[in-house]
A computed fold for a 150-nucleotide RNA from Luteibacter jiangsuensis, annotated as FMN riboswitch aptamer (RFN element).
RNA sequence: AAGCGUCUUCAGGGCGGGGCGAAACUCCCCACCGGCGGUAGGUUUCUUUCGAGGAACGAGCCCGCGAGCGCUCCCGGCCACGCCGGGAGGUCAGCAGAUCCGGUCCGAUGCCGGAGCCGACGGUCACAGUCCGGAUGAAAGAAGACGGCA
Numbered sequence: 001a002a003g004c005g006u007c008u009u010c011a012g013g014g015c016g017g018g019g020c021g022a023a024a025c026u027c028c029c030c031a032c033c034g035g036c037g038g039u040a041g042g043u044u045u046c047u048u049u050c051g052a053g054g055a056a057c058g059a060g061c062c063c064g065c066g067a068g069c070g071c072u073c074c075c076g077g078c079c080a081c082g083c084c085g086g087g088a089g090g091u092c093a094g095c096a097g098a099u100c101c102g103g104u105c106c107g108a109u110g111c112c113g114g115a116g117c118c119g120a121c122g123g124u125c126a127c128a129g130u131c132c133g134g135a136u137g138a139a140a141g142a143a144g145a146c147g148g149c150a
Base pairs, nucleotide, nucleotide: 004147005146006145007144008143009142010141016030017029018028019027031130032129033119034118035065036064037063038062042057043056044055045054046053047052060117061116068095069094070092071089072088073087074086075085076084077083078082099115100114101113102112103111121133122132123131
């Protein structure tokens, strides 16, 4: 140093225009957005003994994770064997989305060009990735401080 423990801080973006309509930021046409870790042939930049080395950024749809829903358990309520509200668990893994074509190359689902596709739950005068709500929440993780081990 890495790893380990405790604590602190941080940790998500986006409906603008038009159409139909009684009503749509929910439909239709155009538009807009992309959490965290990994993978790395790109970009920028610094150093250089010119071999190379360092730094920053770099995938929504490749691998994995998180939140959310479901599930299980607990508590409470009720016109009561199901429904509502609240809490816990976290692998139980059921939901958990979505990419191709061409090019370059030894090598690309990551580069270049093109065309596509995806987005929890509840609410709503009308169906929501973009509005409102749980959420001033939680959290993958990031950074830092301290500790002890060696």
The coordinates come from a structure-prediction model, not an experiment, and the mean pLDDT is 75. The organism belongs to Luteibacter, within Bacteria. The sequence was found by an Rfam model in a public genome assembly.